Model confidence (mean pLDDT): 87 of 100. The part of an RNA shown here (small-subunit ribosomal RNA, central domain) has 350 nucleotides and comes from an uncultured prokaryote. The RNAcentral record of the full RNA draws on ENA. Its Rfam family is "Bacterial small subunit ribosomal RNA".

[in-house]
Context: one part of a larger RNA
RNA sequence: CUGGGCGUAAAGCGCGCGUAGGCGGCCUGAUAAGUUGGAUGUGAAAGCCCUGGGCUCAACCUAGGAACUGCAUUCAAAACUGUCAGGCUAGAGUAUGGUAGAGGAUAGUGGAAUUUCCGGUGUAGCGGUGAAAUGCGUAGAGAUCGGAAGGAACAUCAUUGGCGAAGGCGGCUUCUCUGGACCAAUACUGUCGCUGAGGUGCGAAAGCGUGGGGAGCAACCAGGAUUCGAUCCCCUGGUAGUCCACGCCGUAACGAUGUCUACUAGCCGUAGGGCCCCUUAGAGGGUUUUGUGGCGCAGCUAACGCACUAAGUAGACCGCCUGGGGAGUACGGCCGCAAGGUUAAAACUC
Numbered sequence: 001c002u003g004g005g006c007g008u009a010a011a012g013c014g015c016g017c018g019u020a021g022g023c024g025g026c027c028u029g030a031u032a033a034g035u036u037g038g039a040u041g042u043g044a045a046a047g048c049c050c051u052g053g054g055c056u057c058a059a060c061c062u063a064g065g066a067a068c069u070g071c072a073u074u075c076a077a078a079a080c081u082g083u084c085a086g087g088c089u090a091g092a093g094u095a096u097g098g099u100a101g102a103g104g105a106u107a108g109u110g111g112a113a114u115u116u117c118c119g120g121u122g123u124a125g126c127g128g129u130g131a132a133a134u135g136c137g138u139a140g141a142g143a144u145c146g147g148a149a150g151g152a153a154c155a156u157c158a159u160u161g162g163c164g165a166a167g168g169c170g171g172c173u174u175c176u177c178u179g180g181a182c183c184a185a186u187a188c189u190g191u192c193g194c195u196g197a198g199g200u201g202c203g204a205a206a207g208c209g210u211g212g213g214g215a216g217c218a219a220c221c222a223g224g225a226u227u228c229g230a231u232c233c234c235c236u237g238g239u240a241g242u243c244c245a246c247g248c249c250g251u252a253a254c255g256a257u258g259u260c261u262a263c264u265a266g267c268c269g270u271a272g273g274g275c276c277c278c279u280u281a282g283a284g285g286g287u288u289u290u291g292u293g294g295c296g297c298a299g300c301u302a303a304c305g306c307a308c309u310a311a312g313u314a315g316a317c318c319g320c321c322u323g324g325g326g327a328g329u330a331c332g333g334c335c336g337c338a339a340g341g342u343u344a345a346a347a348c349u350c
Base pairs, nucleotide, nucleotide: 004321005320006319007304008303012318014202015201016200017199021195022194023193025088026087027086028085029084030083031082033081034080035077036076037075038074039073040072041071042070049065050064051063052062053061054060091192092189093188094187095186096184097183098182099181103178104177105176107173108172109171110154115149116148117147118146119145120144121143125136126135162169163168207248208247209246210245211244212243216242217241221237222236223235224234258317259316260315261314262313263312266295267294268293269292270291271290272289273288274287275286276285277284299306300305323350324349325348332343333342334341335340
């Protein structure tokens, strides 16, 4: 390489958009590049293979045949692929009317709580732990009442609930801007599609730069304990950070399951929409569609399990794997302010 694989054994890029490329619906006609058949030429000899012959056999030698799977020219075929032309509506999309939603952005706003400050009441403790101590407090703490300031997060509702491509998203706002999805019935466009090497965008937390902000929490750090020691666990403090604006970083990213399409028993929930039945009204039942869960048949699987949200049956395209360690390291390239990221070996060893 071929082959075999990728939920858990090695292996699905964190997730989109999209270039090249690959692949691509139904009907009709044309063409003949791919494709198929015939003919002709060529495909040196030797060798290989088959059938004979010659050395007493064999190796060896020798004759004939076959083969040389190829190339070129030419004649023909037209199913499939391609190309050209015309048409269609099942894929895809547009228009119309509705629906749900923590989808995104910006601005405004609310209450509870913590902390601090001010004032009142009031007196000796408070706090903390396994037990203590550091710490706070007679300069009046803690407790309690009233007021003020400021920052951050939004209890209950709340949910195998919802939305988003993923990361993720949760107080409220009839108001501002904006993305997507779903449903119903028609009308329209007429393959406009799928995937996607490179590329490009988004991307938790931590971290970085500049400027703000700073209530609580809290790496580092200081002190108190514990301990043989304690650079920990526990306690008292406490700085970066956590928050905002702008700019970087680009990692974890899990359903450990790439995206798209079709097909393949059922049963039970739940969320959004449509239709029908019943009912005095709530409520209830049936059916259909889109999501999201629990079981379960066939089938698959090493087993566990998966099972119309497949890990079943198939197709299209991409990514990735190839014994353990060395190592996701070194070197080099690219990116970054840095931290580092990305691409990615070998010696050696078992």